The RNA shown here (c-di-GMP-I-GGC riboswitch aptamer) has 88 nucleotides and comes from a Syntrophomonadaceae bacterium. The coordinates come from a structure-prediction model, not an experiment, and the mean pLDDT is 88. Taxonomically the source falls in Syntrophomonadaceae (Bacteria, Bacillati, Bacillota, Clostridia). Of the family's consensus pairs, 100% are formed in the model.
RNA sequence: CACGAUAAUGGCAAACUUGCCGAAAGGUAAGGGCGCAAAGCUAAAGGGUCUAACGUUCGCAAGAACCACGACAGCCUGGCCGCCGAAA
Numbered sequence: 001c002a003c004g005a006u007a008a009u010g011g012c013a014a015a016c017u018u019g020c021c022g023a024a025a026g027g028u029a030a031g032g033g034c035g036c037a038a039a040g041c042u043a044a045a046g047g048g049u050c051u052a053a054c055g056u057u058c059g060c061a062a063g064a065a066c067c068a069c070g071a072c073a074g075c076c077u078g079g080c081c082g083c084c085g086a087a088a
Stems, first nucleotide, its partner, number of pairs: 003085002011036002016031006034074001040080003045077003048072003055066004
């Protein structure tokens, strides 16, 4: 450099429940623990996914369709930083 143990020391925390924030997606705190060797950061790096407030269009209306400047790093790729050290 790379690789990743039924190793050690620690770490994170899915679903679900409750409070708060949000139009929603989702976030956050506590409980919880499916999993994770980057499940640390980056969404102002590329792709993807979710939502659709605002806006536009349609409609008499109720409402519908489209749209990210909203969100997801625990979807993939990339970038930055980082603990430990068996085997090959």